A computed fold for a 145-nucleotide RNA from a chicken gut metagenome, annotated as FMN riboswitch aptamer (RFN element). The coordinates come from a structure-prediction model, not an experiment, and the mean pLDDT is 81.

RNA sequence: UUUCAGGGUUGGGUGUAAUUCCCUACCGGCGGUAACUGAUGUGCGCAGGCGCGCUGAGGCGCAGCGGCAUCAGAAGCCCGCGACCCGCGUAAGCGGCUGACCCGGUGAGAGUCCGGGGCCGACGGUACAGUCCGGAUGGAAGAAA
Numbered sequence: 001u002u003u004c005a006g007g008g009u010u011g012g013g014u015g016u017a018a019u020u021c022c023c024u025a026c027c028g029g030c031g032g033u034a035a036c037u038g039a040u041g042u043g044c045g046c047a048g049g050c051g052c053g054c055u056g057a058g059g060c061g062c063a064g065c066g067g068c069a070u071c072a073g074a075a076g077c078c079c080g081c082g083a084c085c086c087g088c089g090u091a092a093g094c095g096g097c098u099g100a101c102c103c104g105g106u107g108a109g110a111g112u113c114c115g116g117g118g119c120c121g122a123c124g125g126u127a128c129a130g131u132c133c134g135g136a137u138g139g140a141a142g143a144a145a
Stems, first nucleotide, its partner, number of pairs: 001145004011023003025131002027121002029081004036073007044066003051062004076119002085096004101117005123134003
């Protein structure tokens, strides 16, 4: 510098009216970490009564399991950030605000693994909205080249 950078209302109920209420359904931005998973590698470890091959035998190799190394993936509610919103400012920008988790299991250790049950989700519009419409053909954490 260029490009890219958000998903989701199923089925029913009430009602004049609701994808907004009720039951049910569905969704999960970016970076980090991650006892998880996978791939590859391995002059490392493991054992014979066991698989395959070689050997006259001792034994050796492969495979297996484990260790280690590298790479990749992995959290809405663990850490940080963005968006939105608020204040100041002509503006660039600066400052502020910013949601939600427990129980059981395994284990040396779980916020992360496994199982179960929960919970959360800007502003404006409208019958009260995470999912519709709108600001937004915007902005942006960042990613790639």